The prediction has a mean pLDDT of 81. The RNA shown here (transfer RNA) has 73 nucleotides and comes from an uncultured bacterium. Its Rfam family is "tRNA". It is annotated as a transfer RNA. It was read from a public genome assembly.
[in-house]
RNA sequence: GCCAAUGUAGCUCAGUUGGUAGAGCAAUGCUUUCGUAAAGCAUGGGUCCCCGGUUCGAUCCCGGGCAUUGGCU
Numbered sequence: 001g002c003c004a005a006u007g008u009a010g011c012u013c014a015g016u017u018g019g020u021a022g023a024g025c026a027a028u029g030c031u032u033u034c035g036u037a038a039a040g041c042a043u044g045g046g047u048c049c050c051c052g053g054u055u056c057g058a059u060c061c062c063g064g065g066c067a068u069u070g071g072c073u
Stems, first nucleotide, its partner, number of pairs: 001072007010025004019056001027043005049065005
């Protein structure tokens, strides 16, 4: 330099042939216990990497960037 993949909650990841985004772990609170751990229940937490385009409507489609990873040279 060229090509490709990935970017979504604190972390690891789903997700929808376009219609207001979820799980597990973690956090907080409660129950239980003499107390702790474990267990159970509940709650909060997201500009879906950025900018533009298409659309009534974009996490999803299109273009351009940025970052990370891999391949080729």